[in-house]
RNA sequence: UCCUCGAUAGCUCAAUGGUAGAGCGGCUGACUGUUAAUCAGUAGGUUCCAGGUUCGAGUCCUGGUCGAGGAGCCA
Numbered sequence: 001u002c003c004u005c006g007a008u009a010g011c012u013c014a015a016u017g018g019u020a021g022a023g024c025g026g027c028u029g030a031c032u033g034u035u036a037a038u039c040a041g042u043a044g045g046u047u048c049c050a051g052g053u054u055c056g057a058g059u060c061c062u063g064g065u066c067g068a069g070g071a072g073c074c075a
Stems, first nucleotide, its partner, number of pairs: 001071007010024004018055001026042005048064005
């Protein structure tokens, strides 16, 4: 320098271009001698950044940042 993959809730990850979700965790309640477990409910998001396309972008296009892997160059 080039190529590939990734970045979404606190964590691990989903999401045909059409209301951003699940599990775990948090909070509240039920259950009980108490905790744990279990059950019910609930909160939590500038989808890495900046543009573009589109009626509509997490998704497509361009550039950038960070991370992982590979190739090349120099010595």
The RNA shown here (transfer RNA) has 75 nucleotides and comes from a Chloroflexota bacterium. Rfam family: tRNA. Rfam classes the family as a transfer RNA.